RNAcentral holds the sequence, with entries from Rfam. This is a predicted structure of a 148-nucleotide RNA (c-di-AMP riboswitch aptamer (ydaO/yuaA leader)) from Sporolactobacillus inulinus. It matches the Rfam family "c-di-AMP riboswitch aptamer (ydaO/yuaA leader)". For this family Rfam cites "New RNA motifs suggest an expanded scope for riboswitches in bacterial genetic control" (Barrick et al., Proc Natl Acad Sci U S A, 2004). Rfam describes the family as follows. This family represents a conserved RNA structure found upstream of the ydaO and yuaA genes in Bacillus subtilis and related genes in other bacteria. The organism belongs to Sporolactobacillus, within Bacteria.
This record gives sequence, C1' cells and structure tokens, in this order.
RNA sequence: AAUCUUUAUUCGCUGAAUCCGCCGGGAGCGGGGGAACCAAUUCUGUGAUGAUCAGCAUCACUUGGGGUGAAUCCUUCAACGUAAGGACGGGCUACUCUCAUGGCCCGAAUCCGACAGCUAACCUCGUAAGCGUUAAGAGAGAGGAUGU
Repeated sequence: AAUCUUUAUUCGCUGAAUCCGCCGGGAGCGGGGGAACCAAUUCUGUGAUGAUCAGCAUCACUUGGGGUGAAUCCUUCAACGUAAGGACGGGCUACUCUCAUGGCCCGAAUCCGACAGCUAACCUCGUAAGCGUUAAGAGAGAGGAUGU
C1' cells in the first nucleotide's frame, strides 16, 4: 500500500442512578432550598377548629403557584375524544465519532402545599426503574484477519 472484516447477554441502550466498603458508611455523579448585587413586583385560594365578627394561629385540601423529568405549546369540531392536525422537545438507527435530507419510537408519572427569581457561605435530597436495536446511508478515525 491492497483486499476482506467488526454482530455482542461475562454484552449493550435510556437515565444522575455508578464505584468502594463490608454494613456505621465513604467517594463520585445528579437535583432542591438559600444573601448581597441585579432582575421582577404589589396578587394572597377552599374547608375545619381555637372562640362569636374582623384579623391571627393550627390542621387538612388543591383549582393558584412551584419542583423532578424530553414529557410542553397552539389550532380544529354535528361526534370534546385513548380524537385530528401543527409547532417544539427527547431517544434509537451495535466498532467509535460526526452528519440527519431519511427511517423507527416517546412526550408519561409524580412531589411540595398558598410558598420558592437569581444566589457566596450554608442547609438538604436522590443514586431508582425500564429495555434488547430500528429500512437504507455519507464522511472521518480505530481494531482485527489475509497474503505480497
């Protein structure tokens, strides 16, 4: 330099969700709360109880508001639905990375409880769960094999 090749479960993917320890936990990773400055702003739900009104306090609740997360927004209607359409967001397309005109999916669930902008110090929480590859490609790089 040429040709062929990478096909897996002791592996790989989504995700913060792994590792060590040997059971007290620690490290790493990922969230939330929380000053000044800056920004924004004048709104304060429902029920019960204390005790009879207002106000206040406590408790409960969720329709206001907020958090985790990709999981949000808009439009349409003789059928308001597990509806249709559009926008936007997230993941996969198995050697690795990039490209996305393409292909295949997803847009759930849950928590706080009238309260939360940002945020140094500081405080605090989580480290679960699910899945088995998805047509056909382009570029770059890497590994392996063969023979010269």